Small-subunit ribosomal RNA from a metagenome, 1498 nucleotides, folded computationally. It matches the Rfam family "Bacterial small subunit ribosomal RNA".

[in-house]
RNA sequence: AGAGUUUGAUCCUGGCUCAGGAUGAACGCUAGCUACAGGCUUAACACAUGCAAGUCGAGGGGCAGCAUGUCGGUUGCUUGCAACCGACGAUGGCGACCGGCGCACGGGUGAGUAACGCGUAUCCAACCUACCCUUGUCCAUCGGAUAACCCGUCGAAAGGCGGCCUAACACGAUAUGCGGUUCACAGCAGGCAUCUAAGGUGAACGAAAUGUAAAGGAGAAGGAUGGGGAUGCGUCUGAUUAGCUUGUUGGCGGGGUAACGGCCCACCAAGGCUACGAUCAGUAGGGGUUCUGAGAGGAAGGUCCCCCACAUUGGAACUGAGACACGGUCCAAACUCCUACGGGAGGCAGCAGUGAGGAAUAUUGGUCAAUGGACGGGAGUCUGAACCAGCCAAGUAGCGUGCAGGAUGACGGCCCUAUGGGUUGUAAACUGCUUUUAUAGGGGGAUAAAGUGUGCCACGUGUGGCAUAUUGCAGGUACCCUAUGAAUAAGGACCGGCUAAUUCCGUGCCAGCAGCCGCGGUAAUACGGAAGGUCCGGGCGUUAUCCGGAUUUAUUGGGUUUAAAGGGAGCGUAGGCCGUCUUAUAAGCGUGUUGUGAAAUGUCGGGGCUCAACCUGGGCAUUGCAGCGCGAACUGUGAGACUUGAGUGCGCAGGAAGUAGGCGGAAUUCGUCGUGUAGCGGUGAAAUGCGUAGAUAUUAGGAGGAACACCAGUGGCGAAGGCGGCUUACUGGACGAUAACUGACGCUGAGGCUCGAAAGCGUGGGGAGCAAACAGGAUUAGAUACCCUGGUAGUCCACGCCGUAAACGACGAAUACUAGGUGUUGGGAAGCAUUGCUUCUCGGUGCCGUCGCAAACGCAGUAAGUAUUCCACCUGGGGAGUACGUUCGCAAGAAUGAAACUCAAAGGAAUUGACGGGGACCCGCACAAGCGGUGGAGCAUGUGGUUUAAUUCGAAGCAACGCGAAGAACCUUACCAAGUCUUGACAUCCUUCUGACCGGUACUUAAUCGUACUUUCUCUUCGGAGCAGGAGUGACAGGUGGUGCAUGGUUGUCGUCAGCUCGUGUCGUGAGAUGUUGGGUUAAGUCCCGCAACGAGCGCAACCCUUAUCUUUAGUAGCCAGCGGUUCGGCCGGGCACUCUAGAGAGACUGCCAGGGAUAACCUGGAGGAAGGCGGGGAUGACGUCAAAUCAUCAUGCCCCUUAUGACUUGGGCUACACACGUGCUACAAUGGCGUAAACAAAGGGAAGCAAAGCUGUGAAGCCGAGCAAAUCUCAAAAAUAACGUCUCAGUUCGGACUGUAGUCUGCAACCCGACUACACGAAGCUGGAAUCGCUAGUAAUCGCAGAUCAGAAUGCUGCGGUGAAUACGUUCCCGGGUCUUGUACACACCGCCCGUCACACCAUGGGAGUUGGGAAUGCCCGAAGCCAGUGACCUAACCGAAAGGAAGGAGCUGUCGAAGGCAGGCUCGAUAACUGGGGUGAAGUCGUAACAAGGUA
Repeated sequence: AGAGUUUGAUCCUGGCUCAGGAUGAACGCUAGCUACAGGCUUAACACAUGCAAGUCGAGGGGCAGCAUGUCGGUUGCUUGCAACCGACGAUGGCGACCGGCGCACGGGUGAGUAACGCGUAUCCAACCUACCCUUGUCCAUCGGAUAACCCGUCGAAAGGCGGCCUAACACGAUAUGCGGUUCACAGCAGGCAUCUAAGGUGAACGAAAUGUAAAGGAGAAGGAUGGGGAUGCGUCUGAUUAGCUUGUUGGCGGGGUAACGGCCCACCAAGGCUACGAUCAGUAGGGGUUCUGAGAGGAAGGUCCCCCACAUUGGAACUGAGACACGGUCCAAACUCCUACGGGAGGCAGCAGUGAGGAAUAUUGGUCAAUGGACGGGAGUCUGAACCAGCCAAGUAGCGUGCAGGAUGACGGCCCUAUGGGUUGUAAACUGCUUUUAUAGGGGGAUAAAGUGUGCCACGUGUGGCAUAUUGCAGGUACCCUAUGAAUAAGGACCGGCUAAUUCCGUGCCAGCAGCCGCGGUAAUACGGAAGGUCCGGGCGUUAUCCGGAUUUAUUGGGUUUAAAGGGAGCGUAGGCCGUCUUAUAAGCGUGUUGUGAAAUGUCGGGGCUCAACCUGGGCAUUGCAGCGCGAACUGUGAGACUUGAGUGCGCAGGAAGUAGGCGGAAUUCGUCGUGUAGCGGUGAAAUGCGUAGAUAUUAGGAGGAACACCAGUGGCGAAGGCGGCUUACUGGACGAUAACUGACGCUGAGGCUCGAAAGCGUGGGGAGCAAACAGGAUUAGAUACCCUGGUAGUCCACGCCGUAAACGACGAAUACUAGGUGUUGGGAAGCAUUGCUUCUCGGUGCCGUCGCAAACGCAGUAAGUAUUCCACCUGGGGAGUACGUUCGCAAGAAUGAAACUCAAAGGAAUUGACGGGGACCCGCACAAGCGGUGGAGCAUGUGGUUUAAUUCGAAGCAACGCGAAGAACCUUACCAAGUCUUGACAUCCUUCUGACCGGUACUUAAUCGUACUUUCUCUUCGGAGCAGGAGUGACAGGUGGUGCAUGGUUGUCGUCAGCUCGUGUCGUGAGAUGUUGGGUUAAGUCCCGCAACGAGCGCAACCCUUAUCUUUAGUAGCCAGCGGUUCGGCCGGGCACUCUAGAGAGACUGCCAGGGAUAACCUGGAGGAAGGCGGGGAUGACGUCAAAUCAUCAUGCCCCUUAUGACUUGGGCUACACACGUGCUACAAUGGCGUAAACAAAGGGAAGCAAAGCUGUGAAGCCGAGCAAAUCUCAAAAAUAACGUCUCAGUUCGGACUGUAGUCUGCAACCCGACUACACGAAGCUGGAAUCGCUAGUAAUCGCAGAUCAGAAUGCUGCGGUGAAUACGUUCCCGGGUCUUGUACACACCGCCCGUCACACCAUGGGAGUUGGGAAUGCCCGAAGCCAGUGACCUAACCGAAAGGAAGGAGCUGUCGAAGGCAGGCUCGAUAACUGGGGUGAAGUCGUAACAAGGUA
C1' cells in the first nucleotide's frame, strides 16, 4: 500500500466482498509449565444455608455463664494435696439491659435519568460541616424518673400489657457565659439607593459530665475535610412530533430552609419558551479513558479511578453533623414462608452458593500477617473491605517438548517415471552430548528494616533509644543444591483466484463446498479420503460485534448535460456574502504569560521482579477552558468621505411582449334557388357511408364558427409557460447614446407570495372543422389496434379551480478574467465618400476553433475553462415516487415521503463484431430470358415408420436419404436361434512330453467338435540346438462393447468467397484505430493514384497436369505420299513425308494501332494470329466457423466384459410391408416403333484372364481353341445418324410391369435370395396440382462405349467419345456472399434479447368488521402512612404555686397535601384476524408479442 466482482473486451460511475487490528466473548479440535491481569454482556428474575457492623466495663445498674480468690461442707486420704457441693461480685472478665460512638463509610448494581445528571470554567456579600488541628474561655447548684432484675398476666408464635424497686457521661431545672443569634436605635465609610459595614447603646434568646491527672463535655473564632446551591459552554436520534406553558413568566408581601429561589402561599400584571428546533416520542447512566485510524474522525464506556442514581415496586417521614437510610422505621401493592386460622415473618443489584434464563461467565475456601476502616486510653475485638489460595487457554508475556553426528539416501507409504530412478528424507534406526522442564531427595525462611508486650535510660506531660520476648494466611512457597535419564510434553487450519501452499483415488448437478467470484452433469488442483506442501504454534480455526480499507456523507476530502443528482419560472422575508479611501475600537484573529486540565492511562529516559508481560520513581503530553497584558494587517462594529457596482433623469430607434375593443379576406361545412346525370367517396385492395326522394361536379347569393397562407429567417420579444391577419387605446421590459442627479442603495435567497403548456373539473354560452369514448366496415389465427366511414365529450368565449410535463440547453442565479475566425439582428462613432464602402464599439442570437476541462461523447467569452458568493439536490438496483400519516384540492389527484424483503449487480460513454421487415455499392444459373426435368404411372434403389427371434451399426436442413457399401445366396456379418471352446481363432514368455506337422482312410454330426487307423523332421563339435505338435501354469490375448462432448488423423461446409493477419511507427487513458479507409479499376486486398503511415506474411494470380497451333528429335507393334512386289490384307521390300505416339522447344505479353480515362491503372474497338485480353478444363481450399461427421477404415486416453460383451459352426436375418419421403430408370409415342441392309469414335480391360476363326443351338450359351502379359492378339458390335419398307393416332405393331412354362450360366449351394434366354400373358401410364431442380457452349439435351468392385449379380458410381441447341433486356424483386456506413437494451451474437396478465408454491408487507396487550398523561372518586396547621372538654414525673391551679407537653379528633386503588373518555405503540390489495422470489406452465433494428404503427 491494495485486491476480487457488471463487459466479447475497454474506460468510468457505483455498490457488494476480502486481506489488518481489537474483544468481559462463545463454539469445534487439541493441550506440558510459569508469571501477570480477567471472569452473568441474558432475568434491576426468584432465592435454601452460612457469613458480610460492631465496639466501649476507663459511662451505668448488675452477675445468667466461665475462670480465680476467700470462707464453709462432703469424700478419697489423713503433715498436706486432689475432686465435688455451697456462699461472697471480692478479682479477672462478661450474655442480655440503660448509655456513648459507629451503622450516611466500605461493598454491589446500572433499572431510572436527555437532566446543571455528567464534563469543564466561574461564582456564593446566599450556605452547612460529627470525628481531626490551632487559639481562647468555662465545666457551678440541683431534681424527678426509667430499663434490666423480680412478681403477675395475654398470645401458638412474633410480641405485648400491668405492678414493685434502682443507676448513670440517660433526662430535666436553675445559674454563669462569650468577638454568639435575632431585633430596635443613632451612625463614619463604600458616588447615590437596596444593601454591606468599623465602632456604640438597649432588649430578648441560647451550655455542660463526671473529675488527682490523662481522657472527656460546652460556648466562640479560625483552619482542614466533606457536602449544598447558582451560572456560561459542551452533551444521541426523529419535523411522517410545530406550536408548548396557568405556579405557567415576573412583581409586592409572607412562610419554609443550613442557604438563594414559585421551593410553597395570598394578591397584582400577562407574561415565558420556540425553526440557532420549544413540546412530544424513542434510546441511553456521564466522564477519565478503551479500540481503530496517517490524521481529522468513527465506535465503545467491561476491569481500575471520579461523579450520579438505585436497593422487591410505590409513597413517607423519624433519628442524626450528615439519610428521606442496601443488611433502620411506618404505610400501600405483588410474591414467598410460618400458623393453633386469631395473627405473624421476609427482601443477596454484599461474599460464597442454588434454581431459572441463556451460546456463555468461577469456591457455600484461608487469614486479619500486611494495607485500610469502626469502637476503645490501651491490650484488643469486628471487618466476604482487603490480602491470599482454588477453578477456567478467556487474554498478554516467557520457557520447554531436545542438540550434534549419521546414506545402503534402509523398510514402509504415496505419486511420477526414459524402469535407471525421483519423493517422504538426516527424517528414522544407530553413536555421542546436555538436563531447562518433569520426578525424587535435601537446604531455605525474603515480604517483619513493621508492630506489640515487659524492663531500663534520656528529657517537660509525650516521644525517642537500648535490651528482651513475641506476631506469617499464602507456605511442604519463591529461590538454591544434588541424583536419575531423552527420559514426562504438538497440534490446528488451509492448499481454484483474491492468498503462501498440488497430486492421486472415490463420487458423478448426487453427496456436498462456498467470505466474493463460483465449484460438482465420468479424467474435480474447488466435494470426501490419502500422500505431499504452506501458515501459525500451546494453540489453531469458525461465529458474533466495532474501527479500518470506504475520498462509500468528502472540514481535511466528493459530486449534479448524458452515470444518482439544478427547484417549471419570477418577486421577495429571515439568513449568508459584499466596492474605494480615512479614522476609532478590539468582538473575532495573532502573540506572551498565569491558573486549571485529579490519579491511573499514553509517551521518553531510569529502577525492581533471572528476562518479558507486569510493577515503580521522574519528565513530557493532556491539542481544552478561563484570567491578565500586548498587536491592529484582515473580518466585524462606530463615524466621515468617494463613484466605478446599483438606481434615476434627458432625448432616439426597434420588437409575433401583455390586456381590452373594432375590422378583414381565403378556405371547410351547412341551408336556398338554378344547371346537370349516375355515380360519388375511400383504400395496398375493398367495404361500411352518400346518391334517381337527383348526390358528387358546377353557378349565384346567404348563415355560422374557428384559424390567420405567402412574407418567415438556428429572425424578433418575453422571467418561464409562451407569443404570428389588420387596426385603436392602455400597460410592462430590454438596448444604444449622454454623463445631469443619489451615493453601496448590491448579489443570492430557506419558509412565503405570484405566474405557470396540454389534459381535466365547476357554472353559463358557443359549436364550422378536427376529434378521446362509442358504432360500423376492413385486416388478422385473433385485432377491444394500426387503415377507412361516421361520431359525442373536448377543442372556442367568460368567470373560478387544478399546479403538473422529456415545464429540456436534460446545463440554478450573479460577478470578474481567459487566443482567434466567420455569419446574422438592434443601435452608435470615425474616416473616405454620397443608392455606399472601410474601421472601431455596445447589446442580442448562431457556427468553427486554441488553451483549459472532461470517463468519453463533447464544452470552449451564451463554458461543461479559471476563481468567488448564495440557494437547491444526490449517495447501489428493485420494492417505490409505493404504503401509512399530514397539508392542499369539488373531484381527478398533487406535495411531503419510508420500511420489511430481495439481487450482485443496475448504469454512462466509447470499441470490435453480429444482426436489421436501415442505407449505398458490387458479385453469383440468385432472379429474369430460355432449354430439359422432378412432383402424377410402373419398376429399381436409399431412408423413415411399422413388424420381427433378428430385421446389425452409423449418416439427419442446405452440408443424411443410388450415403459408409468400387457390388449381403454361404462367406462378408458386426444381428438372431441352436450346438460347442475357455491361456483361447490371433502374439510373446515359462515347464514338460513327443518327433512330427501336413496329408490320407473310415465312423459320427445339421455342421463345427469328436473317435479310430495309417504315413512321417532338419542340423550337430553328439553335450545339444532349431522347428512343429500335445499337455500344463500364469502373466496375458481378445472385444465392430461405451464415450467423436476426452483425442490424433481424415473429411464435409461457408467457399475458389477475397479475404485473414503481423512488425515498426503514429493516434487514443484504454478496448482499439491507422495500415486494410477514400477516388478509379479488376474475376481478385488485381493494379494505379491519394493518404501517418512504411513494409511484410498466409490467401488471389503465376509456377504443375491436360487440351487447342507449329517446329525439332525418334520411327515399332503406328503410318503409306512417291517407287517396286503382291495371295489385294501396309501383306512384303522400302520410306518416315503425312497421321499418330512421346520427349524437347516455340507461341499470347494489352506486345502493336485508334479512342476513352487523370499523360495512371485499366476499358472499348481493330490488325495480325491456331489461339486475345484469365484461351477451355483439372489439381490446388487462407485465418477461421459449425463441441459439424467418423472410437464400425486406422490409431488412441479412460471406463466396462473375461467358461464371455471373446472364439468356432449350421440355419436364419440385413431382401419383411397398411404407409410416407428422397434419388434414378423406362415410358406415355409418328422429331416415333419395328424390320432390312450401310457408315463414323474415344478411352479403357485382359493370365485363376481376354478369347478370334470354325461347328451346334431360335437364344442365353455350349464344344473346340489360333493369338495375346498387348500401339501387334482380343473384349469390340459403337449407338444415335443417313437410306429403303411398314405401322396411321388407337391404351395401339406405344408401353413394358406382373405372371406361367421351358431353359442357359456362375457357384459346395440360386427355396427364402442371382443374372440372363425363348415362348406366352400384356398392368398402370395419353405429358403430370401446389411446389421444386439443373444448365450460359462443344454447355444443356440426346446417343452409345469402357472400367472399378466382382465366382455370379448395375437403372448406381467413375470415365470416354458421337450428334448438338435456345436465351441473358437487365439487377426492381427471392436466396447466398463481399465492402463501406448507420441504429442496437444482441455477444450462446435475431433460432438473440425481452414485457405483461393468468395458473401453482413460498416469503415479507399495506388495508381490514373487530379482538387483545402495553405506555405516558388528563379529569373525577376514595384517601393509608406521614409532615404541617387547627382543636385539644381527655391524659401527664421533673418547673411555679400553700392549695386550687398554671406553664409546658401528649393521646385523640378535624383539615390541606398525599401513594396504591377505582371510574371515564381520549392519545399513542404493538400483537392478532375472516377477507382483501399490490410486491418479491421460484429448471423446463398458459396467452399473446409491448420494447431493443425504421422492432415491422419511430
The coordinates come from a structure-prediction model, not an experiment, and the mean pLDDT is 82. The RNAcentral record of the sequence draws on SILVA.